[in-house]
A computed fold for a 393-nucleotide RNA from a Pseudomonadota bacterium, annotated as Bacterial RNase P class A. The coordinates come from a structure-prediction model, not an experiment, and the mean pLDDT is 77. Rfam family: Bacterial RNase P class A. From the family's description: Ribonuclease P (RNase P) is a ubiquitous endoribonuclease, found in archaea, bacteria and eukarya as well as chloroplasts and mitochondria.

RNA sequence: GGAGUUGGCCAGGCAGCCGCUGUGCGGUUUACCGCAUGGAGGAAAGUCCGGGCUCCACAGGGCAGGGUGCCAGGUAACACCUGGGCGUUAUAAGUCGAGGGCGCGAGUCUUCGACCCAAGGCGACGGAAAGUGCAACAGAGAGCAGACCGCCGAUGGCCGGCCGCAAGGUCGGAUCAGGCAAGGGUGAAACGGUGCGGUAAGAGCGCACCGCGGACGUGGCAACACGGACGGCACGGUAAACCCCACCCGGAGCAAGGCCAAAUAGGCAGGCGCGUCUUUUGACAUCGGUGGCCCGCCGAGCCUGCGGGUAGGCUGCUAGAGGCGACGGGUGACCGUCGUCCCAGAUGAAUGGUUGCCCACGACAAAACCCGGCUUAUCGGCCAACUCCACCU
Numbered sequence: 001g002g003a004g005u006u007g008g009c010c011a012g013g014c015a016g017c018c019g020c021u022g023u024g025c026g027g028u029u030u031a032c033c034g035c036a037u038g039g040a041g042g043a044a045a046g047u048c049c050g051g052g053c054u055c056c057a058c059a060g061g062g063c064a065g066g067g068u069g070c071c072a073g074g075u076a077a078c079a080c081c082u083g084g085g086c087g088u089u090a091u092a093a094g095u096c097g098a099g100g101g102c103g104c105g106a107g108u109c110u111u112c113g114a115c116c117c118a119a120g121g122c123g124a125c126g127g128a129a130a131g132u133g134c135a136a137c138a139g140a141g142a143g144c145a146g147a148c149c150g151c152c153g154a155u156g157g158c159c160g161g162c163c164g165c166a167a168g169g170u171c172g173g174a175u176c177a178g179g180c181a182a183g184g185g186u187g188a189a190a191c192g193g194u195g196c197g198g199u200a201a202g203a204g205c206g207c208a209c210c211g212c213g214g215a216c217g218u219g220g221c222a223a224c225a226c227g228g229a230c231g232g233c234a235c236g237g238u239a240a241a242c243c244c245c246a247c248c249c250g251g252a253g254c255a256a257g258g259c260c261a262a263a264u265a266g267g268c269a270g271g272c273g274c275g276u277c278u279u280u281u282g283a284c285a286u287c288g289g290u291g292g293c294c295c296g297c298c299g300a301g302c303c304u305g306c307g308g309g310u311a312g313g314c315u316g317c318u319a320g321a322g323g324c325g326a327c328g329g330g331u332g333a334c335c336g337u338c339g340u341c342c343c344a345g346a347u348g349a350a351u352g353g354u355u356g357c358c359c360a361c362g363a364c365a366a367a368a369c370c371c372g373g374c375u376u377a378u379c380g381g382c383c384a385a386c387u388c389c390a391c392c393u
Base pairs, nucleotide, nucleotide: 001389002388003387004386005385006384007383008382009381010380012358013357014356015355016354017353018352020039021038022037023036024035025034026033027032041364045375046374048373049372050371051370052369053253054252055251056250060295061294062293063292065249066248067247068246069245070084071083072082073081074080085125086123087122088121089120094115095114096113097112098111099110100109101108102107126244127243131242132241133238134237148184149183150180151179152178155177156176158173159172160171161170162169163168192210193209194208195207196206197205211233212231213230216227217226218225219224257315258314259313260312267306268305269304270303271302272301275284276283277282286300287299288298289297290296322341323340324339325338326337327336328335329334
C1' cells in the first nucleotide's frame, strides 16, 4: 500500500419564543397558576423463540401431540450466547496449464481454466446395517440392478487350408452357443478411484497407493484428531419424506387479573339432573372444570336459545433476572464483591410548532405489562482489532 473481515460508540447540535405530559412542592373549593425535575429506538418493527407476572388450580400419572438435535459450558430460560469439533464458503495474491499482443533476446502485458479455506461467515450438524417410501424424463439398468453400442469367442459347434492310412494335430475365418461389465452412450447421480499385473476378453480377480470398516494405541472431560497393523470391503443418495433414538414441554393471556360505582328484567322458553345403596361415614349415577383422550382429582347444579342493562372510574403501570463505575475470577459467554443512580408510563392515545446559527446535511423509523434473544430495514461519522499478499528498512 492492496484485499478479505469482526466488534464497539453516535443517530443532528446550540439558542430564543409558544405548546403537550409524568412526579414532587407551593398557591388555590375544584377547574387553574407558579417553581423544580423527567419525557420514544438501535431497531421501539416482525410477533419468530424463551421467560417474569396473573388466572384456571392445591395439581398427579399415561397416551396422543409438539419442540430441539455435534461436544463442553453460560443463563431465570431458550431454537439464544461462548469456546471447541466436523463440514462448507476465495473473481485477493500465488502456483500450474492454454491462448493472444509486444520485444533481437532476457522478458513483459493480458484473457480463460484448474488448484488453493487464512481470518471471518454459514450449517435444517443424532440415525440410511430397524422398517417403509421417493428420485420426473432419459436409460439395459436407479440399490441384493443391468446389456443399447460394444469386447472376447480360449472350451463346444460351423467353414476353409496344410500334415496324417486313420485317430487326430495345426493354421486361418466368421460368430452360433457361451463369457464380460473394463471402453462408449443415457442421466443430476450407474454398485469405490488411479496405476500395474493377469485373462480369450475382462472384473478387487490379485497387488501398490488413496478411500472405506471395525478393533487397538496416543492426545483430549468430550465431540473428535493422529498413528501403525489387519480386512478386498457392507446394498449408493434422500429423514427441510414417514420413521427410529435422546432430551424437553399443562393451558390461556394485561383485551390476564383485582377493586369501586351505576343500571336493568336476580327476565322468558327448552333439555339433563335433583336419584339409588348404606347405621353413619361413604360409594355409585348425572352434569360441569382441569388444551385433546383415559385414569385420577375438584365442584353441585349444568347446557342451549331469545330478550334487556352496563361498556364508567381506579388499579395492574414501572425500582427491575435494572443501569453505570471500580476491583477480583474465567480463553470466553459470564460470575462475585463494593460503590453509585432512578433514566417514559400515555389511555381517541403526551415528545410538537416556529426562528436563527453550525455541520457529519440527518437514512430506517414511534413505547402501550415488562425483560433476555433472534430476524428484517437502514443515511452517514468515529474508534479498535484480526487474516493474507506485495514492497521498503